SAM riboswitch aptamer (S box leader) from a Bacteroidota bacterium, 101 nucleotides, folded computationally.

RNA sequence: UACUUAUACAGAAAGGUGGAGGGACUGGCCCUAAGAUACCUUGGCAACCUACUUAAUAGUAAGGUGCCAAUUCCUAUUUGCAAAAGCAGAAAAGAUAAGUG
Numbered sequence: 001u002a003c004u005u006a007u008a009c010a011g012a013a014a015g016g017u018g019g020a021g022g023g024a025c026u027g028g029c030c031c032u033a034a035g036a037u038a039c040c041u042u043g044g045c046a047a048c049c050u051a052c053u054u055a056a057u058a059g060u061a062a063g064g065u066g067c068c069a070a071u072u073c074c075u076a077u078u079u080g081c082a083a084a085a086g087c088a089g090a091a092a093a094g095a096u097a098a099g100u101g
Stems, first nucleotide, its partner, number of pairs: 001101007013042005021031003027074002043068003048064002050061004072093001077090005
């Protein structure tokens, strides 16, 4: 970096550095000098892999990852319904894990 499979309306923040943008991308909407994003420390959540227990469902969480504003924040393409606003479904894209090349 590419492919395959699985998952997403749940859950979980304090301190320090630093100083203006950030929430992938479009349009919205939102967060942010009461200090965002990022990095560091500590803490936590979760249960994909793994380990242990179990007949199984499942449970526990030391280890490998991941995550800790908002449903992946909503949305873009498409289908159905609707006069419309909009509602519901499917996909795409992105994210994470495991596997393969």
It was read from a public genome assembly, where an Rfam model found it. The coordinates come from a structure-prediction model, not an experiment, and the mean pLDDT is 83.